[in-house]
Context: one part of a larger RNA
């Protein structure tokens, strides 16, 4: 000077990004315990109280308790043993993870929907043989999304995608009526034609999926509008006009874990509050199983306030022991 601990005058979170660390509570008996709630729970809620030793007193089968009396600074006499409320977010919980910087709000879930699969099942593994699936059989198995519970879950099939449909069209392979060159028996005086076969090429027509086409289908992928005017004060605009579109955001929520402008405005807390609750709503750029929106209970989650409390801090100090450092 670090390090690990102890103690600390007033103050008592002024510290700081944040009470981070520390303190403080603290087992066990008794009283006593609100809101809210899925009636289980909240609950050790909070908040008070007690505790040793004597007693031949009381009650009592004891344990013990209650009374009275004793000491000490302190009696669960030491060590191990929740700090507590209030209110916002956010995930239903219990549980899972980045082994070696991240435990969450992210994964999972139990519920809930879709969507495939009739058994030699979809589905997967493997070239195969063959295994899984399953010694199961739609109450099942497999994929997919959402995540408990409670009230919902609205409008668009135009694009994508799945399904269904079968005239038309297009359409391979293949088949083919034809047709062409090559070869050449044979004609002819020559030029030249040239059966049949063989071999090369054309090819009308006929062809299946599939894609056009024609319908569904959003808890499939998704996608849910602009301009202008209008009321007998302003101001707003129930209402009109007009363009465009598949349809123009419904319920609820809303400066949000989504609000850029923004420290938005009002309300509340505080002596003072860019945070924090509550409300408004012109939503840069909410919105409904990429779920809306509540929700008791849970939570080494995260924001805010308050008791206790305390060396975090005003503002440091002193003390133990361990390094450091001088000497050896």
């Nucleotide at each position: 000077c670090g390090g690990u601990c102890g103690u600390g005058a007033a103050g008592g979170a002024a510290c700081u990004a944040g009470g981070c660390a520390a303190c403080a509570u603290a087992a066990c008996c008794c009283c006593g315990u609100a809101a809210g709630u899925u009636c289980g729970c909240g609950a050790u809620a909070a908040g008070g109280g007690g505790g040793c030793c004597c007693u031949c007193g009381u009650c009592g089968c004891a344990a013990g308790a209650c009374a009275g009396g004793g000491c000490g600074c302190a009696g669960a006499g030491a060590a191990a043993a929740g700090g507590a409320u209030c209110u916002g977010g956010g995930a239903a919980c219990u549980g899972u993870u980045u082994a070696u910087c991240a435990a969450a709000a992210a994964c999972a879930c139990a519920g809930c929907u879709c969507u495939g699969u009739g058994c030699a099942a979809a589905g997967g593994c493997g070239u195969a043989a063959g295994c899984c699936g399953a010694a199961g059989u739609a109450u099942a198995c497999a994929g997919a999304g959402u995540g408990a519970c409670g009230c919902u879950u609205g409008c668009c099939c135009g694009a994508u995608g799945c399904c269904g449909g079968a005239a038309u069209g297009u359409c391979a392979a293949g088949g083919a009526a034809g047709u062409g060159g090559c070869u050449a028996a044979g004609c002819g005086a020559a030029a030249g034609c040239g059966a049949a076969g063989g071999u090369c090429g054309c090819g009308a027509c006929c062809g299946a999926a599939g894609c056009a086409c024609c319908g569904g289908c959003g808890a499939a992928u998704g996608g849910c509008g602009g301009c202008c005017g209008u009321a007998a004060c302003u101001a707003u605009g129930a209402c009109g006009g007009u363009c465009c579109u598949a349809a123009g955001g419904u319920a609820g929520c809303g400066a949000a874990g989504u609000u850029c402008c923004u420290u938005g405005u009002c309300g509340g807390g505080u002596a003072a509050g860019u945070u924090c609750c509550g409300a408004c709503g012109c939503g840069c750029a909410u919105g409904a199983a990429u779920a809306g929106c509540g929700u008791a209970a849970u939570c080494a989650c995260u924001g805010g306030a308050u008791c206790a409390c305390u060396g975090u801090c005003u503002c440091c100090a002193c003390g133990a022991c361990c390094g450091a450092c001088u000497c050896g």